[in-house]
RNA sequence: GCGCGAUUGGCGGAAUUGGCAGACGCAAUAGACUUAGGAUCUAUCGGGCGACCGUGGGGGUUCAAGUCCCUCAUCGCGCA
Numbered sequence: 001g002c003g004c005g006a007u008u009g010g011c012g013g014a015a016u017u018g019g020c021a022g023a024c025g026c027a028a029u030a031g032a033c034u035u036a037g038g039a040u041c042u043a044u045c046g047g048g049c050g051a052c053c054g055u056g057g058g059g060g061u062u063c064a065a066g067u068c069c070c071u072c073a074u075c076g077c078g079c080a
Stems, first nucleotide, its partner, number of pairs: 001079007010026003019063001028044005046053002056072005
C1' cells in the first nucleotide's frame, strides 16, 4: 500500500426484514433479611430540571438508520 472484519452503558454483549436503542449477564447504588458480613430477594442503574438527546468522528439516503451508502479514526487478521 491492497483486501477482509470489528467499534453500542462502568464491563461483556443482544438487537431478526431498516420500525420502542440498550435485551441478558457482570459490576455498582439503595432497601429487605442478618448480631455483622456473605449468600438470597426487591428496586434503581447513559446525558438532561424538562421538552428531548444518545450506538467510534463527520456527512448522505429514507417518513424512519445501531442496521443501507460515502469518508475519516482506532484495533485485529490476511496478502504484497
This is a predicted structure of an 80-nucleotide RNA (transfer RNA) from an uncultured Clostridia bacterium. Rfam family: tRNA. By type it is a transfer RNA. Its mean pLDDT, the model's own confidence on a scale to 100, is 80.